[in-house]
RNA sequence: GGGGCCGUAGCUCAAUUGGUUAGAGUGUCGGACUGUCGAUCCGAAGGUUGCGGGUUCAAGUCCCGUCGGCCUCGCCA
Numbered sequence: 001g002g003g004g005c006c007g008u009a010g011c012u013c014a015a016u017u018g019g020u021u022a023g024a025g026u027g028u029c030g031g032a033c034u035g036u037c038g039a040u041c042c043g044a045a046g047g048u049u050g051c052g053g054g055u056u057c058a059a060g061u062c063c064c065g066u067c068g069g070c071c072u073c074g075c076c077a
Stems, first nucleotide, its partner, number of pairs: 001073007010026004019057001028044005050066005
């Protein structure tokens, strides 16, 4: 350098294949429970869907560019 896969909450992952307001577990914070802690229960906060454009009535999903990670092929030495 060529090709392929991936990037969504602090972390691990969903989102029914373009359709209503992007969710779950865990973690964090608050509360209930109690001798205390933990466990359990209830609630809350937390998102530029890597970034920039495009298509569309509508994009996490499709197209183009770009950044990063991984795999693979090749080049130089």
Notes
This is a predicted structure of a 77-nucleotide RNA (transfer RNA) from Thalassoglobus neptunius. The prediction has a mean pLDDT of 80. Rfam family: tRNA. The sequence was found in a public genome assembly.